Predicted 3D model of a 547-nucleotide part of an RNA (small-subunit ribosomal RNA, 5' domain) from a metagenome. The full RNA is in RNAcentral, with records from SILVA. Its mean pLDDT, the model's own confidence on a scale to 100, is 81. Its Rfam family is "Bacterial small subunit ribosomal RNA".

Context: one part of a larger RNA
RNA sequence: GAAUGAACGCUGGCGGCGUGCCUAACACAUGCAAGUCGCACGAGAACUCUUCUGCUUGCAGAAGAUAGUAAAGUGGCGCACGGGUGAGUAUCGCGUGGGUAAUCUACCUUCGAAUCGGGGAUAACAUUGCGAAAGCGAUGCUAAUACCCGAUAAUAUCUUUCAAGCUUCGGUUUUUAAGAUCAAAGGUGGCCUCUACAUGUAAGCUACUGUUUGAAGAUGAGCCCGCGUACCAUUAGCUUGUUGGUAGGGUAAAGGCCUACCAAGGCUGCGAUGGUUAGCUGGUCUGAGAGGAUGAUCAGCCACACUGGAACUGACACACGGUCCAGACUCCUACGGGAGGCAGCAGUGAGGAAUUUUGCGCAAUGGGGGAAACCCUGACGCAGCAACGCCGCGUGAGUGAUGAAGGCUUUCGGGUCGUAAAGCUCUGUCAAGUGGGAAGAACAUGCUUGAUGUUAAUACCAUCUUGCACUGACGGUACCACUGAAGGAAGCACCGGCUAACUCCGUGCCAGCAGCCGCGGUAAUACGGGGGGUGCAAGCGUUAUUC
Numbered sequence: 001g002a003a004u005g006a007a008c009g010c011u012g013g014c015g016g017c018g019u020g021c022c023u024a025a026c027a028c029a030u031g032c033a034a035g036u037c038g039c040a041c042g043a044g045a046a047c048u049c050u051u052c053u054g055c056u057u058g059c060a061g062a063a064g065a066u067a068g069u070a071a072a073g074u075g076g077c078g079c080a081c082g083g084g085u086g087a088g089u090a091u092c093g094c095g096u097g098g099g100u101a102a103u104c105u106a107c108c109u110u111c112g113a114a115u116c117g118g119g120g121a122u123a124a125c126a127u128u129g130c131g132a133a134a135g136c137g138a139u140g141c142u143a144a145u146a147c148c149c150g151a152u153a154a155u156a157u158c159u160u161u162c163a164a165g166c167u168u169c170g171g172u173u174u175u176u177a178a179g180a181u182c183a184a185a186g187g188u189g190g191c192c193u194c195u196a197c198a199u200g201u202a203a204g205c206u207a208c209u210g211u212u213u214g215a216a217g218a219u220g221a222g223c224c225c226g227c228g229u230a231c232c233a234u235u236a237g238c239u240u241g242u243u244g245g246u247a248g249g250g251u252a253a254a255g256g257c258c259u260a261c262c263a264a265g266g267c268u269g270c271g272a273u274g275g276u277u278a279g280c281u282g283g284u285c286u287g288a289g290a291g292g293a294u295g296a297u298c299a300g301c302c303a304c305a306c307u308g309g310a311a312c313u314g315a316c317a318c319a320c321g322g323u324c325c326a327g328a329c330u331c332c333u334a335c336g337g338g339a340g341g342c343a344g345c346a347g348u349g350a351g352g353a354a355u356u357u358u359g360c361g362c363a364a365u366g367g368g369g370g371a372a373a374c375c376c377u378g379a380c381g382c383a384g385c386a387a388c389g390c391c392g393c394g395u396g397a398g399u400g401a402u403g404a405a406g407g408c409u410u411u412c413g414g415g416u417c418g419u420a421a422a423g424c425u426c427u428g429u430c431a432a433g434u435g436g437g438a439a440g441a442a443c444a445u446g447c448u449u450g451a452u453g454u455u456a457a458u459a460c461c462a463u464c465u466u467g468c469a470c471u472g473a474c475g476g477u478a479c480c481a482c483u484g485a486a487g488g489a490a491g492c493a494c495c496g497g498c499u500a501a502c503u504c505c506g507u508g509c510c511a512g513c514a515g516c517c518g519c520g521g522u523a524a525u526a527c528g529g530g531g532g533g534u535g536c537a538a539g540c541g542u543u544a545u546u547c
């Protein structure tokens, strides 16, 4: 000099864009942060209103609307994403480059094939039992795209088999034949061309969607390898599933991953083992660079979710707002037993030099569910607080010498603050008030115009297309115009040298200053105050840290 997620002191006008628990991975009150689908399924209220009946004239009953709504339940998909934190980890964790002929991949896209026939339950519900509660039973009824059985089935899988190509000689690709094994679920809209009853509906047809199976793609993931990745030798030896082999098990998958047996290996001065510290990276800061330091925000990867362990479900978890066990802590209890997990967003206490609102909205972007409308979304978009940072703007401009008054100083002549002020002439940024007032919105959807496809069909439906309508948290914000008005808006540090900037008074080795050198003991440009000056400026200094 530059820098900071900074803090402290003094001061503080406005705006834009960012940033904001670095400490206790300490403990947490309260609210919210993951739901959705009635186009999978059965069932289904109430408040309230209207009408009618009875008649004890304000109560009872019934019907309709509320409403096939709410709230539950079965089932599907999602909850493995998004969000947080950095405790652990010196490691294939990360970075980089490869391998997977050792693998998986829900939803999505493309191309094939299929979607047949049956069955038994169960929640909800009703009745009922135990319990303070959390909750747990018993009996009875019922549905499904829930569950189960059967059929059919291949370019699927496995076994055997014929041949060919490639080959890292391990295998792998294609191919011939035989055997064995394995599927499924419907829903919604429209229509009668064919059949039945003959109104129109049902079987049926049809469109869309779903389901099953196969192949490929895309996306995501698992595993393996080369190289790189802190300090300590005042850590020199370490290792028994240890190193390798065979066989088996296990996994989506190679492998001591696990087990049995066999062999005795494997690592190490190019630093093993042990210890300390630490998430890694793109980057960030500094520097001419080389390098050094660092890893907040943003982005990628990893790990974790009160502590430790375990599996279940599932395409994916050994799962932050799931389950089970153990532990610590907190809470409820009828003492028998139960409940909980903010390192999500706010917020509280504690710790600390120190770090924000228990805000608004799903309008946009994105995510989940749904055919859609839509619902959910503390992701996100915004607003609030904080000079915490960067950037921009303002606090007026011109003129004005009797160089006014006043302050300070003086050699008493003057000098200086100083064109500074006043005065005169202007301007109107910001702030204030008044009025107008956005872009961010286009999808989707509804209506509408037309076309194409499908079909028996000018129904429906699908795809494309024209126009209209609807939708803004921020926000009456940005912005614009007008009104009046110099009015409301400057401080902080320093002035001995380094280092830009000097004098007076007070003090008298005292009080004090100080980054280094050093000042102060009676003329202190170094302490304290005044005047003046210098530097930076809504900031300025100090402290801490890095280069």
Base pairs, nucleotide, nucleotide: 001547002546003545004544006543007542008541009540010539013393014392015391016390017389018388019386020385021351026349027348028347030346031345032344035077036076037075040074041073048065049064050063051062052061053060054059084304085303086302093229094228095227096226097225098224099223100222103221104220108217109216110215111214112213113212114211115210116150117149118148119147125140126139127138128137129136130135156181157180158179159178160177163174164173165172166171186209187208188207189206190205191204195202196201197200230276231275232274237267238266239265242264243263244262245261246260247259248258249257279301280300281299282298283294284293285292286291306327307326308325309324310323329340330339331338332337357383359382360381361380365379366377367376368375369374396426397425398424399423406417407416408415409414430488432483433482434481435480436479440474445469446468447467450464451463452462453461491536492535493534494533495532496517497516498515502531503530504529505528506527512519513518